[in-house]
RNA sequence: GGGCGCGUAGCUCAAUGGGAGAGCGCCUGCCUUACAAGCAGGAGGCCGGAGGUUCGAUACCUCCCGCGCCCA
Numbered sequence: 001g002g003g004c005g006c007g008u009a010g011c012u013c014a015a016u017g018g019g020a021g022a023g024c025g026c027c028u029g030c031c032u033u034a035c036a037a038g039c040a041g042g043a044g045g046c047c048g049g050a051g052g053u054u055c056g057a058u059a060c061c062u063c064c065c066g067c068g069c070c071c072a
Stems, first nucleotide, its partner, number of pairs: 001071007010024004018055001026042005048064005
């Protein structure tokens, strides 16, 4: 330098055009002498950045940034 993939909650990841979600973690309550487990509830992300397409974008297109793999 070229090709491909990935970037969404604290972590690991879903969501292929119209409600942003799950598991774990965190907080509160119940339970317990207490802790853990269990049960119930809750907080937390405007989806890497910018532009474009569309009535509408996490999703499609372009560029940029970061990470990984391959080629040179």